[in-house]
RNA sequence: UUAGCGAAACGGCAAACCCGGGGUGACCCGGCGACGCAAAGCCUCCGGUCUCUCACGAGAUAGCGGGGUUACCGAA
Numbered sequence: 001u002u003a004g005c006g007a008a009a010c011g012g013c014a015a016a017c018c019c020g021g022g023g024u025g026a027c028c029c030g031g032c033g034a035c036g037c038a039a040a041g042c043c044u045c046c047g048g049u050c051u052c053u054c055a056c057g058a059g060a061u062a063g064c065g066g067g068g069u070u071a072c073c074g075a076a
Base pairs, nucleotide, nucleotide: 005074006073012037013036018031019030020029021028022027035063041069042068043067045066046065047064048061049060050059051058052057
C1' cells in the first nucleotide's frame, strides 16, 4: 500500500407517519422525523416483487437479493 475484516474515532445517510408538490400508477421530489444502515454512495447487467397495458411492451423499487464501480477510518 492492497485485500479480507469491522473494535474504536471523526463524521455520513435517512425508514415509517405527517405536510406541500409531480405522476394514470408503482413511486418520486422538498420539509419534518429517525426505523435502521460499514457503502442505506452510484449503476437496471441478472433474478425477485410492484405498476400501467387486451397483449406486445413500457415503467418503479439500488433501504429485496446477486453483480459492477467509487469511497472515510485502521484495532484484533

The RNA shown here (c-di-GMP-I riboswitch aptamer) has 76 nucleotides and comes from a Rhodospirillales bacterium. The coordinates come from a structure-prediction model, not an experiment, and the mean pLDDT is 90. The model forms 95% of the base pairs in the Rfam consensus. NCBI's taxonomy places the organism under Bacteria, Pseudomonadati, Pseudomonadota, Alphaproteobacteria, Rhodospirillales.